[in-house]
Context: one part of a larger RNA
Molecule: small-subunit ribosomal RNA, 5' domain
Organism: metagenome
RNA sequence: GAUUGAACGCUGGCGGCAUGCUUAACACAUGCAAGUCGAACGGCAGCGCGGGGAGCUUGCUCCCUGGCGGCGAGUGGCGGACGGGUGAGUAACGCGUAGGAAUCUGCCCAGUAGUGGGGGACAACUCCGGGAAACCGGGGCUAAUACCGCAUACGCUCUACGGGGGAAAGCGGGGGAUCUUCGGACCUCGCGCUAUUGGAUGAGCCUACGUCCGAUUAGCUUGUUGGUGGGGUAAAGGCCUACCAAGGCGACGAUCGGUAGCUGGUCUGAGAGGACGAUCAGCCACACUGGGACUGAGACACGGCCCAGACUCCUACGGGAGGCAGCAGUGGGGAAUAUUGGACAAUGGGCGCAAGCCUGAUCCAGCAAUGCCGCGUGUGUGAAGAAGGCCUUCGGGUUGUAAAGCACUUUCAGUAGGGAAGAAAAGCCGGGCGCCAAUAUCGCCCUGUGCUGACGUUACCUACAGAAGAAGCACCGGCUAACUCCGUGCCAGCAGCCGCGGUAAUACGGAGGUUGCGAGCGUUAAUC
Numbered sequence: 001g002a003u004u005g006a007a008c009g010c011u012g013g014c015g016g017c018a019u020g021c022u023u024a025a026c027a028c029a030u031g032c033a034a035g036u037c038g039a040a041c042g043g044c045a046g047c048g049c050g051g052g053g054a055g056c057u058u059g060c061u062c063c064c065u066g067g068c069g070g071c072g073a074g075u076g077g078c079g080g081a082c083g084g085g086u087g088a089g090u091a092a093c094g095c096g097u098a099g100g101a102a103u104c105u106g107c108c109c110a111g112u113a114g115u116g117g118g119g120g121a122c123a124a125c126u127c128c129g130g131g132a133a134a135c136c137g138g139g140g141c142u143a144a145u146a147c148c149g150c151a152u153a154c155g156c157u158c159u160a161c162g163g164g165g166g167a168a169a170g171c172g173g174g175g176g177a178u179c180u181u182c183g184g185a186c187c188u189c190g191c192g193c194u195a196u197u198g199g200a201u202g203a204g205c206c207u208a209c210g211u212c213c214g215a216u217u218a219g220c221u222u223g224u225u226g227g228u229g230g231g232g233u234a235a236a237g238g239c240c241u242a243c244c245a246a247g248g249c250g251a252c253g254a255u256c257g258g259u260a261g262c263u264g265g266u267c268u269g270a271g272a273g274g275a276c277g278a279u280c281a282g283c284c285a286c287a288c289u290g291g292g293a294c295u296g297a298g299a300c301a302c303g304g305c306c307c308a309g310a311c312u313c314c315u316a317c318g319g320g321a322g323g324c325a326g327c328a329g330u331g332g333g334g335a336a337u338a339u340u341g342g343a344c345a346a347u348g349g350g351c352g353c354a355a356g357c358c359u360g361a362u363c364c365a366g367c368a369a370u371g372c373c374g375c376g377u378g379u380g381u382g383a384a385g386a387a388g389g390c391c392u393u394c395g396g397g398u399u400g401u402a403a404a405g406c407a408c409u410u411u412c413a414g415u416a417g418g419g420a421a422g423a424a425a426a427g428c429c430g431g432g433c434g435c436c437a438a439u440a441u442c443g444c445c446c447u448g449u450g451c452u453g454a455c456g457u458u459a460c461c462u463a464c465a466g467a468a469g470a471a472g473c474a475c476c477g478g479c480u481a482a483c484u485c486c487g488u489g490c491c492a493g494c495a496g497c498c499g500c501g502g503u504a505a506u507a508c509g510g511a512g513g514u515u516g517c518g519a520g521c522g523u524u525a526a527u528c
């Protein structure tokens, strides 16, 4: 000099854009953060509509009724493995770069072949019982895209090549003939389902090289190193196991100890390098501590389960409940770090045919000079060089065109009015094309139309008023730009280094003046 996720002191007008627990991976009150689908299913607790009945105050109340819109709880599907947080652990194939072969991959895309016929349950519900509660047990009824066989199997799979094994589910819209028990069959469109091939995406695994300090850590290792058989996994492999061999690593630093998430990058520097790894992005690890598996395409799963432990809470003492390193917020720790805000309008995600619902992701707003950038606090004129202050050799000098005065301007803030863009889709009308028996439906395209904004009293523009509301901080001995007076008297104090102060201190304290930077200025800490 540059820099910082900074803090502290003094001061503080506005805006834009960023950033904001670096410490206790300490403990957490409260609310919210993952749901959705009735176009899978049986149903009907609540709400609304319709129908019936009763009471009557003649428009109210009560009762019945799944008939309709819908829908709590339940069965079922998909999602909860993403998104969000944190950096404790980890010196490791964890990360980075470059390769590899023995693998899996829901939803998505393309292709091929199917979607036939049956069965038995379990919730909900109802009845009974236990319990303080959490919840649990028993009997009975019932549906499905839940579950299980049978049939078929191009391709799939096993094979001793003879043969063997293995699948499915329906739901919704529309409809001219034909049939009809008037429900529908049937046809067609859409969404699904099953098997399989290929792709895309994502993930698992292996290897080479790189990846901090310590030798006041020199030897380490028995599933250890390799082989064979077996097991296991989606998959290679001591991954596991039995047997056999005795190997494997190490001064090119093994092992042990300490420290640490890694990278793109960030800061600095002419560079080489050094230091760091906040925000943003990629990867990894973790989710009260330790262990375990279940489900699933995917987890050994932050807001799932089980066990153990510590802690907190409820209890009828028998037993139960919980996990903010999600967003806010509280206590604590600390020099120190924000609102228990708004909205799903946009972007994205989950579910759904869709309408839509959910979304503390996200977009916004609030707080903080924490940082960067921009703007303002007026402009011109004005010598009687006013008054006052300070200094003085008492002549004067300086503050100083500074002020006042005069003439202007109105950025920003204030008040009032106007006012973009972020919004395009979906929807509706019309037209065209495709599918089709079909001028239904459905899908695609085009034109037109019209709805949706948290921010928001938005940005921006116009008008009004009036210099009106807006300057400080540090320094002045040398380094280092900037000097005098008073007070003090090795005291009080200053200080980054050299050093000042013991009676004229440009070095302490105050004042006047000056210098520097300026909504900041200094100090401290840290890095180059």
Stems, first nucleotide, its partner, number of pairs: 001528004006524005013375006019368002021333001026331003030328003035078003040075002043071002047069003050065007085286003094211007103203002108199008116150001118148002125140006156165003170191006178185002212258003219249003224246008261283004265276004288309005311322004339365001341364003347361001348359004378408004388399004412469001414464005422455001427449002430446005472517003476513001477498003483512005493500002